The RNA shown here (Glycine riboswitch aptamer) has 89 nucleotides and comes from Rhodobaculum claviforme. RNAcentral holds the sequence, with entries from Rfam.
Order: sequence, then C1' cells, then structure tokens
RNA sequence: CCAUCGGACACGGGAGAAACCGGCGCAAGCCGGUGCCGAAGGAGCAACCGCCCCGGUAAACUCUCAGGCGCAAGGGACCGGUCCGGGAC
Repeated sequence: CCAUCGGACACGGGAGAAACCGGCGCAAGCCGGUGCCGAAGGAGCAACCGCCCCGGUAAACUCUCAGGCGCAAGGGACCGGUCCGGGAC
C1' cells in the first nucleotide's frame, strides 16, 4: 500500500402480485371476503459434522406467520459507491 471480512449511509440501481367483490366515506382511506406475490423480518429442510437417543447446520430453495398486490409514495433481499474498523498476500 492493500484483499477477504464486519459495520454505517437523508448515496445510485432494485422485481413480483386483483384499477377484484361487498359495506362505510365527498375523497384519501377504513372494515370484511376471496384470489394472488416473495426480495424486510420469521420459520423449515439436504449434504456434511458430532457426544449419533438425538443434536448442530445453508440459501436467492420451500412455507407464506408477518409483510405486500393500479399509478404515486413508502418499504425492499441483493449489487455498486462512499466512510469507519481491520489487516491476509
């Protein structure tokens, strides 16, 4: 000098799914019903490992509890960027 890695961010990009039905409401929206989506979060499992009864352990896979489903707004895994930590070769 600097990689992997960890954290932060009023930064950039960022998908999917009913303009559904009924009621209330001027509207925004709220309540109920059904249908759907998966990329906040959550849950589940393989190989493998162990002290092998059993347990540990992964996802962008699965489930859809939660969340979401016209535009907009908001959220958004993940990718990039910046900063901080760190310090392998």